RNA sequence: GCCUGUUUAGCAAAAAGGUUAAUGCGUUAGCUUUGUAAGCUGAAGGUUGUCAGUUCGAAUCUGAUAGCAGGCA
Numbered sequence: 001g002c003c004u005g006u007u008u009a010g011c012a013a014a015a016a017g018g019u020u021a022a023u024g025c026g027u028u029a030g031c032u033u034u035g036u037a038a039g040c041u042g043a044a045g046g047u048u049g050u051c052a053g054u055u056c057g058a059a060u061c062u063g064a065u066a067g068c069a070g071g072c073a
Base pairs, nucleotide, nucleotide: 001072002071003070004069005068006067007066010025011024012023018056027043028042029041030040031039049065050064051063052062053061
C1' cells in the first nucleotide's frame, strides 16, 4: 500500500428496514437479616464510532472517514 471482518450503556452482547433498541454482569434504591452475603422487587445509564447518502421510515442498506483484529504484498 491493497483486501476482509468488526465498532450498540461501565463490561459482555441480541435485534428480518417498521411500537418506547432486548438480555446478563456491574452500579443504585427498597424488602429480607442482629449484621453481611445470597435471594426478591424496582430504578438509573444508549445521540447504535463519526460524517454524508438511499428510503415514507436506518442499529440494519450504500459511500467516505477513524479505531481495533486478521490476511496479502